[in-house]
RNA sequence: GAUUUAUAAAGAAGCGGCGAGAGAUCAGGCUCAAUGACCCGCUGGCAACCCUCAAAAAGAGAAGGUGCCAAUUCCUGGCCCGGUAAAUAUCCCGGGGAAUAUAAAUU
Numbered sequence: 001g002a003u004u005u006a007u008a009a010a011g012a013a014g015c016g017g018c019g020a021g022a023g024a025u026c027a028g029g030c031u032c033a034a035u036g037a038c039c040c041g042c043u044g045g046c047a048a049c050c051c052u053c054a055a056a057a058a059g060a061g062a063a064g065g066u067g068c069c070a071a072u073u074c075c076u077g078g079c080c081c082g083g084u085a086a087a088u089a090u091c092c093c094g095g096g097g098a099a100u101a102u103a104a105a106u107u
Stems, first nucleotide, its partner, number of pairs: 001107008013043005021032003026077004044069003049065002051061003073099001079096005
């Protein structure tokens, strides 16, 4: 990197460093940011996928491996279906998918 499965409306920040953009991608919004964001380091915390306890389940735990700690995956759209009507376009509502992220397993 690829594939499969699961999850994604909950939860959890201080200090130091750096110094200009950041919030995955495209578009549109909105937001964060020189009162220093993003990122990095340290410390702390959240959660409970792996894990541990338990014969197992229910349940409990948090030493260890990851992960995470603005906003629902920040929001909406992009593809498909339905509402929907002869067709097309646009808009609206609902559902699904795709994409992305993380974990576990396989490769």
The prediction has a mean pLDDT of 82.
This is a predicted structure of a 107-nucleotide RNA (SAM riboswitch aptamer (S box leader)) from Mucilaginibacter sp.
Of the family's consensus pairs, 97% are formed in the model.
Rfam family: SAM riboswitch aptamer (S box leader). About the family: The SAM riboswitch is found upstream of a number of genes which code for proteins involved in methionine or cysteine biosynthesis in Gram-positive bacteria.